Predicted 3D model of a 73-nucleotide RNA (transfer RNA) from a Demequinaceae bacterium. The organism belongs to Demequinaceae, within Bacteria. It was read from a public genome assembly.
Order: sequence, then C1' cells, then structure tokens
RNA sequence: GCUGGCAUGGCGCAACUGGUAGCGCACCCGACUUGUAAUCGGGCGGUUGCGGGUUCGAGUCCCGCUGCCAGCU
Repeated sequence: GCUGGCAUGGCGCAACUGGUAGCGCACCCGACUUGUAAUCGGGCGGUUGCGGGUUCGAGUCCCGCUGCCAGCU
C1' cells in the first nucleotide's frame, strides 16, 4: 500500500428482509436474613465510533474518515 471483518448503555453481546434499540452482568431501591452473601421484585442508564448521502423512515443501504483485528504484498 491492497483486501476482509468489527465499532450498539459501565462491561459482554442481540436486533430476521430498512419500520418506535433489547438481553445478561454491574449499579440503585425494596423484600428475605441477627448480619452479609445468595435468591426474589422493581428501577436507572444508549443522539448505535465521527461526518455526509439515499429514503416517508437508517443500528441496518451508499460514500468518506478514525480506531482495533486478520490476511496479502
């Protein structure tokens, strides 16, 4: 330099063919306990890496950029 993959709450991952972004862990509150842990119930938290485009509508499609991983030279 070229090719491919990935980027989504604090962390790990989902989201089928474009149609209102979910799950687990963590965290907070409560129940239970002499107390802690475990368990159970409830809750908080995301302008989906950045900038454009297409579309009535984009996490998803297109272009550029950034970062990470792998391969080729």
It matches the Rfam family "tRNA". Its family is annotated with triplet codon-amino acid adaptor activity in the Gene Ontology.